[in-house]
Parts: sequence; structure tokens; C1' cells
RNA sequence: AAGCCUAUAGUAUAACGGUUAGUACAUGUUGUUGAUAUCGACAUAGUAGAAGUUCGAUUCUUCUUGGGCUUA
Repeated sequence: AAGCCUAUAGUAUAACGGUUAGUACAUGUUGUUGAUAUCGACAUAGUAGAAGUUCGAUUCUUCUUGGGCUUA
């Protein structure tokens, strides 16, 4: 320098272009217990950034940024 892949809660991971973006762990509150653990209930928390296409974008297109791989 060129090409390819990738970016979703604190972590891991789903989501035919269409209901309020789901699940598990973690965190907080609470129930249960003499107390803790386990278990149950509830709550908090997320689409890297900017444009475009579309009635509608996590999803499709382009650019930028971060990470990874390959070639020279």
C1' cells in the first nucleotide's frame, strides 16, 4: 500500500427489513432462611460514528474510527 473479516448491556451471545432489540451470567432491590448459600420475583443497563436507500434499517450501500487476518 492492497484485499478480506469484524464492532449489539459490565461479560458472552441471538435477532426473514416490520410488536417496546431477546436470552444467560453479572449488578441492585426484594421474598424465602436463625444467618449465609441455593431458589423465586422485580428493576437497571445495549446496536462504534456520519451520510444514503426504504413507508420502515441492528440488518442493505458508502465513508470514517477501533480490532483481527492475508498478500506485497
A computed fold for a 72-nucleotide RNA from Hannaella oryzae, annotated as transfer RNA. The prediction has a mean pLDDT of 81. Its Rfam family is "tRNA". The family's RNA type in Rfam is transfer RNA. Taxonomically the source falls in Hannaella (Eukaryota, Fungi, Agaricomycotina, Tremellales).